[in-house]
RNA sequence: CACGGAUCCAGAGUUUGAUUAUGGCUCAUGAUGAACGCUAGCUACCGGCUUAACACAUGCAAGUCGAGGGGUAACAUGGGAGUAGCUUGCUACUUCUGAUGACCACCGGCGGAUGGGUGAGUAACGCGUAUGCAACUUGCCUCUUAGUGGGGAAUAACCCGGAGAAAUCCGGACUAAUACCGCAUACACUUAGUUAUCCGCAUGGAUGAUUAAGGAAAGAUUUAUUGCUAACAGAUAGGCAUGCGUUCCAUUAGUUAGUUGGUGAGGUAACGGCUCACCAAGGCAUCGAUGGAUAGGGGAGCUGAGAGGCUUAUCCCCACAUUGGGACUGAGACACGGCCCAAACUCCUACGGGAGGCACCAUUGAGGAAUAUUGGUCAAUGGAGGAAACUCUGAACCAGCCAAGUCGCGUGAAGGAUGACUGUCCUAUGGAUUGUAAACUUCUUUAGUAGGCGAGUAAACGUAGGUACGUGUACCUACCUGCAAGUAGCCUAAGAAUAAGUAUCGGCUAACUCCGUGCCAGCAGCCGCGGUAAUACGGAGGAUACGAGCGUUAUCCGGAUUUAUUGGGUUUAAAGGGUGCGUAGGUGGUAGAUUAAGUCAGUGGUGAAAAGCUGUGGCUCAACCAUAGUCUUGCCGUUGAAACUGGUUUGCUUGAGUACAGUUGAUGUAGGCGGAAUGCGUAGUGUAGCGGUGAAAUGCAUAGAUAUUACGCAGAACUCCGAUUGCGAAGGCAGCUUACAAAAGUGUAACUGACACUGAUGCACGAAAGCGUGGGUAUCAAACAGGAUUAGAUACCCUGGUAGUCCACACAGUAAACGAUGAAUACUCGCUGUUUGCGAUAUAUUGUAAGCGGCCAAGCGAAAGCGUUAAGUAUUCCACCUGGGGAGUACGCCGGCAACGGUGAAACUCAAAGGAAUUGACGGGGGCCCGCACAAGCGGAGGAACAUGUGGUUUAAUUCGAUGAUACGCGAGGAACCUUACCCGGGCUUAAAUUGCAACCGAAUUAUCCGGAAACGGGUAAGCCGCAAGGCGGUUGUGAAGGUGCUGCAUGGUUGUCGUCAGCUCGUGCCGUGAGGUGUCGGCUUAAGUGCCAUAACGAGCGCAACCCUUAUCCACAGUUGCCAUCAGGUUAUGCUGGGGACUCUGUGGAGACUGCCGUCGUAAGAUGCGAGGAAGGGGGGGAUGACGUCAAAUCAGCACGGCCCUUACGUCCGGGGCUACACACGUGUUACAAUGGGGGGUACAGCAGGCUGCUGGGCGGCGACGUCCGGCGAAUCCCUAAAUCCCCUCUCAGUUCGGACUGGAGUCUGCAACCCGACUCCACGAAGCUGGAUUCGCUAGUAAUCGCGCAUCAGCCACGGCGCGGUGAAUACGUUCCCGGGCCUUGUACACACCGCCCGUCAAGCCAUGAAAGCCGGGGGUACCUGAAGUGCGUAACCGUUUAGGAGCGCCCUAGGGUAAAACCGGUGAUUGGGGCUAAGUCGUAA
Repeated sequence: CACGGAUCCAGAGUUUGAUUAUGGCUCAUGAUGAACGCUAGCUACCGGCUUAACACAUGCAAGUCGAGGGGUAACAUGGGAGUAGCUUGCUACUUCUGAUGACCACCGGCGGAUGGGUGAGUAACGCGUAUGCAACUUGCCUCUUAGUGGGGAAUAACCCGGAGAAAUCCGGACUAAUACCGCAUACACUUAGUUAUCCGCAUGGAUGAUUAAGGAAAGAUUUAUUGCUAACAGAUAGGCAUGCGUUCCAUUAGUUAGUUGGUGAGGUAACGGCUCACCAAGGCAUCGAUGGAUAGGGGAGCUGAGAGGCUUAUCCCCACAUUGGGACUGAGACACGGCCCAAACUCCUACGGGAGGCACCAUUGAGGAAUAUUGGUCAAUGGAGGAAACUCUGAACCAGCCAAGUCGCGUGAAGGAUGACUGUCCUAUGGAUUGUAAACUUCUUUAGUAGGCGAGUAAACGUAGGUACGUGUACCUACCUGCAAGUAGCCUAAGAAUAAGUAUCGGCUAACUCCGUGCCAGCAGCCGCGGUAAUACGGAGGAUACGAGCGUUAUCCGGAUUUAUUGGGUUUAAAGGGUGCGUAGGUGGUAGAUUAAGUCAGUGGUGAAAAGCUGUGGCUCAACCAUAGUCUUGCCGUUGAAACUGGUUUGCUUGAGUACAGUUGAUGUAGGCGGAAUGCGUAGUGUAGCGGUGAAAUGCAUAGAUAUUACGCAGAACUCCGAUUGCGAAGGCAGCUUACAAAAGUGUAACUGACACUGAUGCACGAAAGCGUGGGUAUCAAACAGGAUUAGAUACCCUGGUAGUCCACACAGUAAACGAUGAAUACUCGCUGUUUGCGAUAUAUUGUAAGCGGCCAAGCGAAAGCGUUAAGUAUUCCACCUGGGGAGUACGCCGGCAACGGUGAAACUCAAAGGAAUUGACGGGGGCCCGCACAAGCGGAGGAACAUGUGGUUUAAUUCGAUGAUACGCGAGGAACCUUACCCGGGCUUAAAUUGCAACCGAAUUAUCCGGAAACGGGUAAGCCGCAAGGCGGUUGUGAAGGUGCUGCAUGGUUGUCGUCAGCUCGUGCCGUGAGGUGUCGGCUUAAGUGCCAUAACGAGCGCAACCCUUAUCCACAGUUGCCAUCAGGUUAUGCUGGGGACUCUGUGGAGACUGCCGUCGUAAGAUGCGAGGAAGGGGGGGAUGACGUCAAAUCAGCACGGCCCUUACGUCCGGGGCUACACACGUGUUACAAUGGGGGGUACAGCAGGCUGCUGGGCGGCGACGUCCGGCGAAUCCCUAAAUCCCCUCUCAGUUCGGACUGGAGUCUGCAACCCGACUCCACGAAGCUGGAUUCGCUAGUAAUCGCGCAUCAGCCACGGCGCGGUGAAUACGUUCCCGGGCCUUGUACACACCGCCCGUCAAGCCAUGAAAGCCGGGGGUACCUGAAGUGCGUAACCGUUUAGGAGCGCCCUAGGGUAAAACCGGUGAUUGGGGCUAAGUCGUAA
């Protein structure tokens, strides 16, 4: 170099009806010295008080050397003596002996400064890194040189004596040394000189010569070493100094007295204020001093794509050893297992006095969520001593406990479908799932169990012997040394045998059902789940994930580009300082030269090891370990380069400034002047009101107002011009004029030559309100008063009115101080208006510069929008932001006369808060339009009586449902029984009904008796078919019933309503990041999103309209039960009959109406006309028909249906009662109140329908309801016919000849039955009521009003209801201001459950954190003073000492500690008090 290797960025949920961006919160990953819950088979590796540097019983952790010494307590050996056994040698015992091995204690040497522990203190040269020491030390070790001579005096042990409880101590006497002290000698050592050479960055250093002075030593064992002394050097280990780096707070801004420096001393191994004396007054600090808080630092670890962020248990450094101080010894300590003192604590005590220090290893208590054995061994590695053997070593190596972590292995494998049983689930005679899972068959044996064999860790060290030479090394032989441990491993045997859990399953996030529960119990990381069908709670079945583990909690990084260097922002989301001037700082035009600080390149040193990464290797693999490489991105040195930045220097003119010329302006300050208006004063005229408001009143006015005229006074403000105008840094500036002052633009291109930009701290200016002093005060006008308004009205409105508004001076220093947009420079298409200059010309225009505006391209932006006046593209500098609330608050500090301003948190709380735009909805917003919506009319309701429904009340029950519009003559188009669901009572239990299967019995059935209210119960008599199977009926059993019980908020179906309103959508295209928009908007038109025109839209669908039914006209065809003109017959009379199809009519099929024609208007669509024609004219009238959807609208009691509930009853049968009650309230109706009428008499004209358990004609009877007899019709044939109207008579305005309720009597009809509870008839009775308050309903033409007729239901009927039918038959509409409802467009929105929305504040209640507070308590540090142990140092007459050295003692300085005092600071607590936050349904209002 190549190969090879390694490495490379994920999002999601949550604000909304939906969208986009902003923005927070939350989750998924990884990690840990962890803890907790459930569970647990085994190796290997590794880890294990993070809390109380809290207190510690007990044992152990530092000794060793007899080859330094005197010695001999114990043990052993030898020797001597003695005794006994007993025999000439042994054994045992006693005693003596340091003779020997050895050795307690002692003297002496070395080591106890290492190892091991902990992290309290420390923000520091402590640590890291890089330098320096010419300012230093270094025992043991290595190299080299020299030496080791000769003396002396003591002392411990031991012995004797004494004190004491003990610890221990004292006195006397003996003695040794490698202990101690002189003497000698000594260079290369030290000190002080002289001198020579050389060197250095300064002070200086090195080497040599020389003079003077000074300083050493130790022996031991036994033949060879090892010690000792002095010195040079090395190595190792330290000491000191310096650069750089090293947490947070400025709500810590000033600090410092040995402090900063100097001179001179002292001290130290050494430099130094390290200490002292004197002198000077410095030193540090916004580049953060001082103070406070927190913290051992680093290698590294975790995470991350990286940059970073967080952390500091193992290795290195530092610090500490109960707390504080101190020194001694020593090479090294101010010493963890040493000393002294003080303090606290503990223990012993004879009360006199003593002892102690586990942050060594174990262990105990305590604390705590939490962390192990009072184990083995020095075999290895290492350490101390020793010549060595060896001894010691809780360092270390092993073992024990603990799933704390990482890696690995196992809990079996293959086959096996009747897809077994059980369980669970479902659409349930059956299937799905559990599930090849099991059973069963075959196989295997890791781990475990049992048995056997059985390492390596010992190459080495040691002892003895030998060989070689370089004589202290290497090698050879033999022997010895293993805790762990008979462990690892290997072999054999039996046998699937001994071994699976945890969490989750609504979304994020892999995995779903049933049951229970019923806003309860509970869950929850966020969103959120739970109020009777919960995949979200609890259980079960199943599933998913991981797996001897799995979850939870805590913490850190990540995701988070959510502090943004990489890599964010500031118009409206949080965020531009109110504005300027300007200091420090940051940044800086053009052309050369030079330098080399930054920068770049090469190279040297260093960057400990471990760790990380890569290769290779070793444990069976892996984790783990070993080895090699790389990395260590840094710092320091050195050599070079010179483009860029910086420094120095020389120029330049374009940035900037100056000069000159003319121009502009509401620029500023001071002075003077002016008119109108207002108010007041005086005088005149004049009379009853004025004024004010939505309407009023207060107020003013006959004492003469308002109005008007004249004159005067005062203060304040300057009409028109006036404008998207102008000027100013901003605030701001407006009558005219004078003075002074400032600015900007333009032009010329003369001068300077980068002089510039920005700008923290600072300085200045700074609207209105406010404050101080003194003036002034016309208007207006907080406060205040009165009047109104109102539920209230401390407001809005009105009448007054004081501060203030004005001036001067001083303060204050804030505003939505806004363009919500900091300043400066450069660049980037255009069009257009205007202001002020300077030009050019064709005097039409046009160029250029500086402003002020509008609209747009590119671009930007979340969008709205911005767009040469940027929010575009870039650069520089400043300011500011980091979720909402708490809060611009509290505390502190600064400023202020005060008001207040500036700076500016936290606890706690929420999962949002906020921006822009979208679609709706809403508005006492706007525009357009429609509707019996109003208006114009007609008739009603609300008053009366009655009917009927509802509420309420009552009741044994008064069954249930419907409740604004859209319930209330509704379900119900028929409650006396039945209906009937309700109540009381009596019965039945496979049941009243439908049946399958099985067994038994019997024809079915009919008649009849008894009890009973009936249901029902109990009898009697008669009584089969079929060959058979069986049929039919009954009883019993079984499978199945039944429920008007609940849920219309589980549903289907059906229905109401908005609304017969004109809307609602889609495809494709286009626009927008997107929700969405466009189309569907605009203009005209229409009943209509009906059309036309226009048009980034073009088309289409559901709706509209049309098609359907009916009605109005005509035609064709057909004529019976309908019709009858013509012809004929007949009757008292009648289409009655023959006959006819002409007409009416019935039925079928067609025609007709389309703004088609004409006039006017209009582009067209269309509108319009007493137009024409026509039966009908602009949708001819009426009906059916109801878009997407809304109201969880109505209905589980029409029916159907899921789920739940009842099963001798919540089912079912029967009798009776109730649904019909009655103080009352409401709705809907009927009848009336009368003369447009009542009564009586006469009289004309319909249509829709219905009819055999029926409709009924006629006769007869009855006053009548009705009865009876004979007939018609299953119906265009019969029933079958109206009433208002019209005519006549009467009543004459009365509670009536109105009105008919209520009541009495008598009846009729239906029905099993008319008491509760039917209708009708007749007679009698004859109530209220004389047109109805507030309010309210319907209706626009064959309509309203009025009149009757029919039908359904039905035995009858409470029907005056409902649904239909025809007869008679009006009035009014100017118009869209208003009320109600609706449609389209637009606008605002903080609404989206959509205004019946949202939402604010006080008060009341509970809880929480916090501020203030008389005080009280505590803490650390400092200051001053007093006191002051031990100890170093210094001083010193009495005592000791041969009277020498010295010591004791005493004194002084310093000091730990203690005390006193006055302050400051910090923290805790505190009656009370302030606001704040939170909390389904409290109060008062209604601020936005």

The prediction has a mean pLDDT of 81.
This is a predicted structure of a 1488-nucleotide RNA (small-subunit ribosomal RNA) from uncultured Porphyromonas sp.
Rfam family: Bacterial small subunit ribosomal RNA.
The source organism's lineage runs through Bacteria, Bacteroidota, Bacteroidales, Porphyromonadaceae and Porphyromonas.